[in-house]
The RNA shown here (c-di-GMP-I riboswitch aptamer) has 82 nucleotides and comes from a Bacillota bacterium.
Its mean pLDDT, the model's own confidence on a scale to 100, is 89.
Rfam family: c-di-GMP-I riboswitch aptamer. Its family is annotated with cyclic-di-GMP binding in the Gene Ontology.
The sequence was found by an Rfam model in a public genome assembly.
Taxonomically the source falls in Bacillota (Bacteria, Bacillati).
RNA sequence: CAUCGAUAAGGGCAAACCAACUGAAAAGUUGGGACGCAAAGCUAAGGGCCUUAACUGCAAAGAAAGGUAGCCGGCUACCGAA
Numbered sequence: 001c002a003u004c005g006a007u008a009a010g011g012g013c014a015a016a017c018c019a020a021c022u023g024a025a026a027a028g029u030u031g032g033g034a035c036g037c038a039a040a041g042c043u044a045a046g047g048g049c050c051u052u053a054a055c056u057g058c059a060a061a062g063a064a065a066g067g068u069a070g071c072c073g074g075c076u077a078c079c080g081a082a
Stems, first nucleotide, its partner, number of pairs: 004080002012037002017032006035070001041075003046072002048068003055062002
């Protein structure tokens, strides 16, 4: 340095659920709360997934420019037993 990840050290994040607020929705923010996480840090100009307001359509439905990084991918990084 690369890989790897311990009943190590110091710490970090925070699912469901609840309350308030925002939003058409998906979802988000704040507070509470911890299921979990070694990248649960960053990235939505790659793929996937969610929603369906505008729009198209007689209707059914289609439709991201809206979301999601705790699905994969990409980028960066703390610690150091085996």
About this RNA:
The model forms 95% of the base pairs in the Rfam consensus.